[in-house]
Molecule: transfer RNA
Organism: Patescibacteria group bacterium
RNA sequence: GCCAGAGUAGCUCAAUGGUAGAGCAAGCGCAUCGUAAGCGUUAGGUUGAGGGUUCGAUUCCCUCCUCUGGCU
Numbered sequence: 001g002c003c004a005g006a007g008u009a010g011c012u013c014a015a016u017g018g019u020a021g022a023g024c025a026a027g028c029g030c031a032u033c034g035u036a037a038g039c040g041u042u043a044g045g046u047u048g049a050g051g052g053u054u055c056g057a058u059u060c061c062c063u064c065c066u067c068u069g070g071c072u
Base pairs, nucleotide, nucleotide: 001071002070003069004068005067006066007065010024011023012022013021018055026042027041028040029039030038048064049063050062051061052060
């Protein structure tokens, strides 16, 4: 330099055009003599950045940034 993949909650990951969710972690509660495990509940997101298409974009298109792999 070229090609491919990935970027979404603190972490690991879903959501393939129609209100962004789950598990773990965190807060609160239930329960227990008490603790852990367990159960319930709450909060936590400019979906890497900027544009475009669309009535509507995490999703489709373009550019850039970061990371991973391959080729040279």